[in-house]
């Protein structure tokens, strides 16, 4: 210090998440020792038991006991009276938002037992009462009667002051209820004990300590709490207190608080400090320390120096316990302990030895304060679990490419050490104080002994984030902080090996700070990401505010002072073996207060100025506003005329209107609304908004002058006002238009778009509403910072020119005048320079995430206001305010997501029923087909024991298959084999191995047996063969989504990239966008690009012409044809025209066999389709191994209701049949092609010449063609399916299941619906021929060959596909995309709701305990001053009750919307012009 995550990628915005530190923690796994700390955060729930506050005999009278030297003495213990303490110490945090706390002050408004110092005193009397004795009641707790007794208990009197009260004199002071001081009157004290040292008692003064009270400032959230208050605010007087005070009471006045947040609600003890952070801050307040509050809940007082009292009293309530039922007792938020609650928190321990506290003269007693120990890895700190050597790199484990690697010097083994634990022995300090006194504790520590002996785990290993492999699993099981992982090769799940991190711990969970500049003071933003209120017009509070002089000194600055307890943090030193921990000393920063000083700035006061602001004078423009009046065009309607069939409307129609006369046209009338042209990117207004003309009233603005005022200003929370359209109320008005509604169309539907009608409304008046993409998505004001170019309105200057009159020159004249030259004057004026105010465009610097903004800022600064803080839920609910309503304003939460349908900008693609340009048998123009029939082949489906498998839109379907009767063959049934049908190697055995024939059984394989032939040998080994065994073979088994190779497709489309440079924050762009041109990213020109590569083209093959060579087997022969080989030729080279600056290039022509890539082929860029193929081959992984391998027989792949694809043959006369006759090319041939001849109707048979091929054969007449004849439009002399009979050939074999021949039979079919295919020239169409595969063939297929040989292309609007540029996009799996809403199902949280239940605070009334106060009365005592007790009454008053409301929470049939959930329904609203 950052990182991950939105996207195909990018930059930004923005949230979520992580790495760090911390904890009074908890949970899981594990666990050796010690030190120091720390330990009910939840129920301020309930508590058994024990202990936690007593002490004093030197205050008192007594009782009991012991001892002795017994009229007595000494000692000890004790209930009671009395004194002091019990108000401290200890606990807890419920309440409390101020009666609290913190800091600084005040007390001239106060108190203070014990302690210290000083002054003075301690005299004389008296009456009781506990204990005790006796007696009564009661279960108990306890309560009474009678008698008698003491005191440092109580009372009276005396004395005393510098004491107190009242009055009073003076001084000080600004002043007093002040301080000091004078005088007078009145009043108030005491207690004794004793060891004779002292300890006490009383009064006064002072100190110290502790407290009370008051003031200022600070101290959480909420405005969906805006008004609160009646003892309330103040005064006077009485009361009251230690003390000021409405503290309390009576009377009087009507005040007091509040937007700087009163009042209300919620939450909370406050602080020193603690955690974190660079800091500013944020969070917290456990331990320790200060303060406060509380003591079962509520109230109250008493005693006392001190309490309204944790271990006191009284009352009420709830709860618990005892009871003889009459009545009593109790309060662990003291220490332990228990129960409940909870994720969770300890021993019913030891001791007063130390420190501290209470009492006491003291000894001493008491002390769950405290000191210690115990339990808990809860935390921090320290130590250990061994050290050195040790390679055969052991075994085992894991992985493996099988070589090895790793665990790993790790272990074993050798040598050494003994911290810790264990045992034995010794043994402190802490003790102050001479002696005595130690709970801890036989502890710490020391010595010795034995022995590596007693001691390692946890989490993680995809990225962030250090650390990787194997196996298992197979979107399952599971993981996960976020992103995400898992669907058969998971470094992410589980296990193992290995590794990484930390280590007596480790990880998880929870919470806080940090990172987060994600609330921004330091330190953010608001054109488009969240965010400028509709205007900001008027204006309040507030904030801010020009120049200058003086004063003051509040802010500000400086200096020094006080204080901010200790502890803590920091620094230094020091004590425990170290550290944690502890001790001593020191310091800093900042806060507050008060003191002294400074005066620049701000502020306040006083004075002056004029640059801001305003006034005045003179001009100017304007749809600025309000009201009234007037006008013409048009629509509609009414009346009348003419006229006669349609009109209207649409993509096309229909509804509608019209012979009762429409539309059209002419004339006249009525009525309402809006104002063409001018008109502009122009004007005015704060915004909304404003447009015919005239008048009246009226607001603002600009310019010029610089006369006046003299900061009068800017902004503006709340407030007031204005505020389009729609809508609402009342009353008018209503021509046109037109929500709703109706009808007609469209459509799958059409509650829409289109058409015909049409009501509210639109208009006016008055009132309400108060919102809009109210937008420049840009708040107002001020200053500064390059320009250029328009436009509107002013100002200064100039001004071609025009007008008017005057003067002047000249000419003409009808003498009136006209024309003309020049000059100045007045007026107008296009234009020009400068300038002011507005309003546009372009652009520099700068800014911006980019787009863009750019003197009209989104630049650089200042002032003030408003607003924002992830997306959804939601601008919603509830509440409140406003409104007649509709609704508006204000405005959440639960819950869901990790991003954001809708975050922004930009980039590259893809896409568009966007645009521009271009191409292609893409359409069009043509020719011929398919789709209908029969048959063939293939596919689907179905069937089957099996119908083997693959290919499935284009890019599967006469495809793999260039040949399924057996074989092939992979499938099925049955029968066999198991080192195997074929391969390699090893071991053992083996006189045989090899070839052939026959017999038996069998369907064959397999099995059993007999024989023949030649042959090898060195008779050993070996080789070979066989048998047995072992490694292994084998697999057309799976995965083409693990792969290689090959192939299809876009597409023979013209594209696809790179280096360097340049531009951009970047993705990227440029190059490869422009202008031409091409079949082409082909070429030319230009240009921040310059070059290059893969493609294009060319190079290669065939072919057309010619030349040369060749001459076998071609030819009768030749220089020809033909064969084979080599070469030439074509390049826009030449001409004309177009094109241009010049070109590229195009059109035409010449010549030429061929002309503009001559024709054809091969050749297929980067890539796409996770395209196809594991069944051609190869290959990783998985699977089978007496079977998923292998052999054999038979069957199947040929099935058949049906559907699809590709073909053949036809439907006939451009034809069928019969006869005659002509012309090819490419090929093939020895297990072959096969001639002549003979036989057969024929298929074919016999035959055997020739040929290893330019020689022979196939091969013939090649067919169509041509010539002649016949048929005459019909299911035919068309067509040939189907079926019967008989044959031929191949082959072991023709039944399933071959082809061919002959005779007979003679289906459907008469040109084919929607739709669709091929083809641009030697092409389509048509005709035959050959070949591969092959025994034969289901070939009508495929691949080649030649013969005959057309038609058409205007053209690019449309269809399909493609290319380039551009534009929009919410798409990027890329439009077969994305995506919205209802409904249906499940789940979650939430609003409303008849109600139901509970909490809280208050109001009114009723009742009213204890208590003090007030008042009254009785009794007792009396030293006659008075004191005490009891009763009655009164107001106050806790709890309780009643009533009506408020507020909060829970719950509630039903109901509303919201959110979520792989494959539900209906549509298609949005994104492209989204139709």
């Nucleotide at each position: 210090a950052g990182a991950g995550u939105u996207u195909g990628a990018u930059c930004a915005u923005g949230g979520c998440u992580c790495a760090g530190g911390a904890u009074g923690a908890a949970u899981g796994u594990u666990g050796g020792c010690g030190a120091u700390g720390u330990g009910c955060c939840u129920u301020a729930g309930g508590u058994a038991u024990g202990c936690a506050a007593g002490u004093c005999g030197a205050g008192c009278g007594g009782u009991c006991c012991g001892c002795c030297u017994u009229u007595g003495g000494c000692g000890g213990a004790c209930a009671g009276c009395g004194g002091c303490g019990a108000a401290c110490g200890g606990g807890u945090g419920a309440g409390u938002a101020a009666u609290g706390c913190a800091u600084a002050g005040a007390u001239a408004a106060c108190c203070u037992u014990c302690c210290u110092c000083g002054a003075a005193a301690u005299c004389a009397g008296g009456a009781a009462u506990a204990g005790c004795u006796u007696u009564g009641c009661g279960a108990a707790a306890g309560c009474g009667g009678a008698g008698g007794u003491a005191a440092u208990a109580c009372c009276u009197g005396a004395u005393a002051g510098u004491c107190c009260a009242u009055a009073u004199u003076g001084u000080a002071u600004a002043a007093u209820u002040u301080a000091c001081u004078u005088u007078a009157u009145g009043g108030u004290a005491a207690a004794g004990c004793u060891c004779c040292g002292g300890c006490g008692u009383u009064u006064c003064g002072a100190g110290a300590u502790g407290g009370g009270u008051c003031u200022a400032u600070g101290u959480c959230c909420u405005a969906u709490c805006a008004g609160c208050u009646u003892g309330u605010u103040g005064g006077u007087g009485a009361g009251g207190u230690a003390a000021a005070a409405g503290c309390c009471c009576a009377c009087c006045a009507a005040g007091g608080c509040u937007a700087a947040g009163a009042c209300g609600g919620g939450u909370a003890g406050c602080u020193g400090g603690c955690g974190u952070g660079a800091g500013a801050g944020c969070g917290c307040g456990g331990c320790c320390a200060g303060c406060c509050a509380c003591a079962a809940u509520g109230g109250a007082a008493c005693u006392g120096c001190g309490a309204c009292a944790c271990g006191g009293u009284c009352c009420a309530u709830a709860c618990u316990c005892c009871u003889a039922c009459g009545g009593g007792a109790g309060g662990c938020a003291g220490c332990a302990a228990u129960u409940a609650g909870g994720a969770a928190u300890c021993u019913u321990g030891c001791g007063c030895a130390a420190u501290g506290g209470g009492g006491g003269c003291a000894a001493c007693c008491c002390u769950g304060a405290c000191g210690c120990a115990g339990c808990g890895a809860c935390a921090u700190c320290g130590c250990g679990u061994g050290g050195a050597g040790g390679a055969a790199g052991a075994a085992g484990g894991u992985c493996u490419u099988c070589g090895g690697a790793u665990u790993g010097u790790a272990a074993a083994c050798u040598c050494c050490u003994u911290u810790u634990a264990u045992g034995u022995g010794g043994g402190a300090a802490g003790a102050a104080u001479g002696a005595a006194u130690g709970a801890c504790g036989g502890u710490a520590c020391c010595a010795c002994a034995a022995g590596a002996a007693u001691a390692a785990g946890c989490a993680c290993c995809u990225g962030c984030u250090a650390a990787c492999u194997a196996c298992g699993u197979g979107c399952c099981a599971g993981a996960a902080g976020c992103a995400u992982c898992g669907g058969u090769g998971a470094u992410g799940c589980g296990u193992a090996g290995g590794g990484u991190g930390c280590g007596a711990a480790c990880a998880u969970u929870a919470u806080c700070c940090g990172g987060a500049g994600u609330g921004a003071u330091u330190g953010g933003g608001u054109g488009u990401a969240a965010a400028g209120a509709g205007a900001u017009g008027c204006g309040u509070a507030g904030g801010c505010a020009u120049u200058u002089u003086g004063a003051u000194a509040a802010g500000u600055c400086c200096a020094a002072u006080g204080u901010c307890a200790a502890a803590g943090c920091c620094c230094u030193c020091u004590g425990c073996u170290u550290a944690a921990c502890g001790g001593a000393g020191g310091a800093a920063a900042g806060g507050c207060a008060a003191u002294g000083g400074a005066u620049a700035c701000u502020a306040u006061c006083a004075g002056a100025a004029u640059a801001g602001a305003g006034u005045c004078a003179g001009a100017a423009a304007g749809g600025g506003g309000u009201g009234a009046g007037c006008g013409g065009a048009a629509u509609u309607u009414c009346c009348g005329g003419u006229g006669g069939a349609g009109c209207a409307g649409u993509g096309a129609a229909a509804u509608g209107c019209g012979u009762u006369g429409a539309u059209a046209u002419c004339g006249g009338g009525a009525g309402g609304a809006a104002c063409a042209c001018c008109a502009g990117a122009g004007g005015c207004g704060a915004a909304g908004g404003c447009g015919g003309c005239u008048c009246a009233c009226u607001g603002g603005u600009u310019c010029u002058g610089u006369a006046c005022u003299g900061a009068c200003g800017c902004u503006a929370a709340g407030g007031c006002u204005c505020g389009a359209a729609a809508g609402c109320g009342u009353g008018g008005g209503g021509a046109g238009c037109a929500a709703a509604a109706c009808g007609g169309a469209u459509u799958a539907g059409a509650u829409a778009c289109c058409c015909g009608u049409g009501u509210a409304g639109u208009c006016c008046a008055c009132g309400c509403u108060g919102u809009a993409a109210a937008c420049a998505a840009u708040g107002u004001c001020c200053g500064c910072u390059a320009g250029g170019u328009g436009u509107u309105u002013g100002g200064u200057a100039u001004g071609a020119c025009c007008u008017a009159a005057u003067u002047u020159u000249u000419u003409c004249u009808u003498c009136g005048g006209a024309a003309u030259c020049a000059a100045g004057u007045a007026g107008g004026a296009a234009g020009u320079c400068c300038u002011a105010a507005g309003u546009g465009c372009c652009a520099a610097a700068g800014c911006u995430a980019a787009c863009g903004c750019g003197u009209u800022a989104a630049g650089c600064g200042g002032a003030c206001c408003a607003c924002c803080u992830g997306g959804g839920g939601a601008g919603u609910a509830c509440g409140a305010u406003c409104g007649c309503a509709a609704g508006a304003u204000u405005a959440a939460a639960a819950c869901c997501c990790a991003a954001a349908a809708u975050u922004g900008a930009a980039u590259u693609g893809g896409c568009g029923g966007g645009g521009a340009c271009c191409c292609g048998c893409a359409c069009a123009a043509g020719c011929g087909g398919a789709g209908g029939a029969g048959c063939g082949c293939g596919u689907g489906g179905u069937u089957u024991a099996a119908u083997u498998c693959g290919a499935u839109g284009g890019u599967a379907a006469u495809c793999g298959a260039a040949g399924a009767a057996c074989c092939u063959u992979a499938c099925c049934a049955g029968g066999g084999c198991u080192u195997g049908a074929a391969a390699u190697u090893c071991u053992a055995c083996u006189g045989u191995g090899c070839u052939c024939u026959c017999c038996c059984a069998g369907a064959a394989a397999c099995g059993g047996g007999a024989g023949a032939g030649g042959u090898c040998u060195u008779u050993g080994a070996g080789a070979a063969u066989g048998u047995a065994g072992a490694a292994c073979a084998g697999g057309u088994g799976c995965u083409g989504c693990a792969u290689g190779g090959c192939c299809g497709u876009c597409g023979u489309c013209a594209g696809c990239u790179c280096g360097u440079g340049u531009c951009g924050u970047g993705a990227g762009a440029u190059g490869u966008a422009g202008g031409g041109u091409u079949a082409a990213g082909u070429c030319c020109c230009g240009a921040a690009a310059c070059g290059a590569g893969c493609g294009c083209a060319a190079c290669c093959c065939c072919u057309a012409u010619c030349c040369c060579a060749u001459g076998u087997u071609a030819u009768a022969a030749g220089u020809g044809u033909c064969u084979u080989g080599g070469g030439a030729a074509a390049c826009u080279g030449c001409c004309u025209c177009g094109g241009u600056a010049a070109a590229a290039c195009g059109a035409g022509g010449a010549g030429g066999a061929a002309g503009g890539u001559g024709g054809g082929g091969a050749u297929g860029a980067c890539g796409u389709c996770u395209g196809g193929u594991c069944c051609g081959c190869a290959u990783g992984g998985c699977c089978c191994u007496u079977a998923u391998g292998u052999c054999c027989u038979g069957g199947g792949c040929u099935a058949c209701a049906c559907a699809c694809g590709c073909g053949c043959u036809a439907c006939a006369a451009u034809g069928g049949c019969c006869g005659g006759u002509a012309c090819a090319a490419c090929g093939g041939g020895c297990a072959g092609c096969c001639a002549a001849g003979u036989c057969g109707u024929a298929a074919g048979a016999c035959g055997g010449a020739g040929c290893u091929a330019a020689u022979c054969c196939u091969a013939a007449u090649a067919a169509a063609g041509c010539c002649g004849g016949u048929c005459u439009c019909a299911g035919u002399u068309c067509a040939g399916a189907u079926u019967g009979a008989g044959g031929u050939c191949u082959g072991c074999a023709a039944u399933u299941c071959g082809a061919c021949c002959u005779c007979a039979u003679g289906a459907a079919g008469u040109u084919g619906g929607a739709u669709u295919c091929g083809c641009u020239a030697g092409u389509a169409a048509u005709c035959g021929u050959a070949g591969a595969u092959c025994a034969g063939c289901c070939a009508u297929g495929c691949u080649a060959c030649g013969g005959u040989g057309a038609a058409u292309a205007c053209g690019u609007u449309c269809u399909c596909g493609g290319g380039u540029c551009u534009u929009g996009c919410a798409c990027a799996c890329a439009c077969c995309g994305c995506c919205c809403g209802u409904c249906a199902a499940g789940g979650c949280a939430u609003g409303g709701a008849a109600g139901c239940a509970g909490g809280u605070a208050g109001u009114a009334c009723c009742c009213g305990a204890a208590g003090g106060c007030a008042u009254u009365u009785a009794c007792u005592c009396u030293u006659c001053g008075g004191a005490g007790u009891g009763g009655g009454u009164g107001a106050c008053u806790a709890a309780g009750g009643u009533a009506a409301g408020a507020u909060c929470u829970g719950u509630g049939a039903c109901u509303g919307g919201g959110c979520c959930u792989a494959a539900g329904u209906c549509g298609u609203a949005a994104c492209a012009a989204g139709g």

Small-subunit ribosomal RNA from an uncultured organism, 1475 nucleotides, folded computationally.